[in-house]
Molecule: THF (Tetrahydrofolate) riboswitch aptamer
Organism: uncultured Dysosmobacter sp.
RNA sequence: GCAGAGUAGGGACGGCGCGUCAAGUGUCAGCGGAUGGGAAGUUGCCGCUGAACGAAAAGCGGGAGGACCGCUUGCGUUGCCGGUUCCGCAUCCACUGC
Numbered sequence: 001g002c003a004g005a006g007u008a009g010g011g012a013c014g015g016c017g018c019g020u021c022a023a024g025u026g027u028c029a030g031c032g033g034a035u036g037g038g039a040a041g042u043u044g045c046c047g048c049u050g051a052a053c054g055a056a057a058a059g060c061g062g063g064a065g066g067a068c069c070g071c072u073u074g075c076g077u078u079g080c081c082g083g084u085u086c087c088g089c090a091u092c093c094a095c096u097g098c
Stems, first nucleotide, its partner, number of pairs: 001098004009087002013082005018076003027051007037093003041089001057073006
């Protein structure tokens, strides 16, 4: 000098759930946090607060009926975990090979 490896996280899959009586997810603004092995960082990720918007329910049973409860099947740009074929950080210093 050249090449490579490796993150947070994402997708699909599987398991267990949550909601469907509306939380969650997503959007915007502010603040904060972590982040290849080390330093440190945002346009990526997470948390908190505020604002706006917003949905797919159905069947059966219980109950005098309603509310409500239970089960099942769906639905949600739904939560967690698992490993993995896939995707996957820019700067400097390191690591491996040449």